[in-house]
């Protein structure tokens, strides 16, 4: 003198970056419940079977009329915390009466399996849902870095522009440091 590697701190991406919370709104739904009429034996506790409860002839389900919600899910707006933000998968846990098998949801773990980002699109799953979400298909867009090409600027080896191809967030940028002394 300092390439590469590593640690720490800070930072960037954006046609809706991410999450949580709050408010109003649409949906749920003219559904459930309630009341009246009718009806006349079932209904309900997530689904199927078994078991056990609860309601029911002091009238179950269904149907008609009147009245008529809420939760979960959602987008928008705001606030807060953030930029592997987070999501999925996986593992564990609890709830839905008990058991078996499913399903849905809660909570926790997860540098270890996947995803740079959002939108559109294909198929599937979830959901009350044609909302939204997740996985997936495809071509673009965008950010960043690497390699190449063509111009430009100046202090001539740097900076920036356009463009082609490629990589993945275990990435990228900046600062300081370790390696690091001989």
């Nucleotide at each position: 003198u300092a390439a590469a590697u590593c640690a720490u701190u800070a930072g960037a991406g954006g046609u809706u970056g991410c999450a949580a919370c709050c408010a109003a709104c649409a949906u749920c739904a003219g559904u459930a419940a309630u009341u009246a009429g009718u009806g006349g034996a079932g209904u309900u506790c997530c689904u199927a079977c078994c078991u056990g409860g609860a309601c029911u002839u002091u009238g179950a389900a269904g149907c008609u009329a009147a009245c008529g919600a809420a939760a979960g899910g959602g987008g928008c707006g705001g606030u807060u915390g953030c930029c592997g933000a987070a999501g999925c998968a996986c593992c564990a846990u609890g709830u839905g009466a008990g058991g078996u098998a499913g399903c849905a949801c809660u909570u926790g773990g997860c540098g270890c399996g996947c995803u740079g980002g959002g939108a559109c699109u294909u198929a599937g799953c979830u959901u009350a849902a044609g909302a939204g979400g997740c996985u997936u298909u495809g071509g673009a867009c965008u950010g960043u870095c690497g390699c190449g090409g063509c111009g430009g600027a100046c202090a001539u080896g740097u900076c920036g522009g356009c463009u082609g191809c490629g990589g993945g967030g275990c990435g990228c940028u900046a600062a300081c440091g370790a390696c690091a002394a001989a």
The RNA shown here (Lysine riboswitch aptamer) has 182 nucleotides and comes from Lentilactobacillus kefiri. The sequence was found by an Rfam model in a public genome assembly. Taxonomically the source falls in Lentilactobacillus (Bacteria, Bacillati, Bacillota, Lactobacillales).